[in-house]
RNA sequence: ACUACAGGCUGGGCUAUCGCUCGUAUGGCAACAUACGUGAGGAAAGUCCGGACAACAAAGGACAGCGUACCGGCUAACGGCCGGGUCCUAUAGCAAUAUAGGAACAGAGAGUGCCACAGAAAAUAACCGUCUCGGCUUAGCCGGGAUAAGGGUGAAAACGUAGGGUAAGAGCCUACGCUCUAUGAUGGUAACAUUGUAAAGGGGUAAACCUUACGCGUUGAAAUGCCAAAUAGGUGUACGAUUGAAGGUAGUUCGCCUGAUGUGCAUGGGUUGGCAGCUAGAGGUGUUGCGCAAGCAGCAUCCCAGAUAAAUGAUAGCCACUCCGCAAGGGGUACAGGAUCCGGCUUAUAGGUUUGUAGUUGUU
Numbered sequence: 001a002c003u004a005c006a007g008g009c010u011g012g013g014c015u016a017u018c019g020c021u022c023g024u025a026u027g028g029c030a031a032c033a034u035a036c037g038u039g040a041g042g043a044a045a046g047u048c049c050g051g052a053c054a055a056c057a058a059a060g061g062a063c064a065g066c067g068u069a070c071c072g073g074c075u076a077a078c079g080g081c082c083g084g085g086u087c088c089u090a091u092a093g094c095a096a097u098a099u100a101g102g103a104a105c106a107g108a109g110a111g112u113g114c115c116a117c118a119g120a121a122a123a124u125a126a127c128c129g130u131c132u133c134g135g136c137u138u139a140g141c142c143g144g145g146a147u148a149a150g151g152g153u154g155a156a157a158a159c160g161u162a163g164g165g166u167a168a169g170a171g172c173c174u175a176c177g178c179u180c181u182a183u184g185a186u187g188g189u190a191a192c193a194u195u196g197u198a199a200a201g202g203g204g205u206a207a208a209c210c211u212u213a214c215g216c217g218u219u220g221a222a223a224u225g226c227c228a229a230a231u232a233g234g235u236g237u238a239c240g241a242u243u244g245a246a247g248g249u250a251g252u253u254c255g256c257c258u259g260a261u262g263u264g265c266a267u268g269g270g271u272u273g274g275c276a277g278c279u280a281g282a283g284g285u286g287u288u289g290c291g292c293a294a295g296c297a298g299c300a301u302c303c304c305a306g307a308u309a310a311a312u313g314a315u316a317g318c319c320a321c322u323c324c325g326c327a328a329g330g331g332g333u334a335c336a337g338g339a340u341c342c343g344g345c346u347u348a349u350a351g352g353u354u355u356g357u358a359g360u361u362g363u364u
Stems, first nucleotide, its partner, number of pairs: 001360010012319007020039001022037006041335001045346002048344005053220004060254004065216005070084005085105001086103007106211002111209002113205003127151002129147008159177006178201002181198007224276004234267006246258004283302008320333005
């Protein structure tokens, strides 16, 4: 310098003319006019999580249901983020290890299931083989018994290696290991790591049923609250007076609450207008301190959409980046736009710039 991968930031700028939303000021009875100023995103997308806020609301308990699951920390909270541990994967390396990434990382001695095909057999094993006894048509064949060391099948076959022993073998015995469990010591806040002792010896699977621990109220801005106006505080029917009808409390149930000019159902009439919610915040920016970090705290400073069928757009010139071209010149510039708000996650993303890791090449 180039290439590949991963990450951070940015993701067009300036001038002029016209047009648009909102705010402030002035003028105007009003409609409106003039001046000044603000005016889409890092994902506004998905609607997957968590909340703020509002109502139910006065009160909960049980069952069912749903969610999470290594340790420590951050946060308003989270299924999120940060750091660490264990296991797995890829690359480099003889190896130790390093870099990057992933985990749906509680439990398989609580129980029930499942592991296709192949294979004798997927846990109460015997196809080939080996040993032994008997028979026969005797370089072999048939039958009985023993065996699980060797071979085969398979993703996986009764812990591994070596020795002894045996008719041949086998944890049958011994030595050294491996795994699970229990426990001691050292280090660590902890998960765990290293190490000693004892006992046991088929695996896998819980995005299979299940068990354990912890947690969870519902609805959703068309929420919800208020004002104005208008009409017929209409008609019918059912139940019902505190010994409680009907309704509410996400599901069921117990309990609790409202409830007498009551409540429900049906039908009929009026209204379809406006205000609030509506943007000053778990806010942004800069800086200092603490912390490995996520973050926390102090100081200073700023106000950056609030529409309601829905507002940033159009034209011209110059610049930035990029492609073609000798040049002149021409082409192109991503994903994409609010609707109560905020914190996360996931998905899409041309180009520019920058950091890290690996490789190639050149120079010293």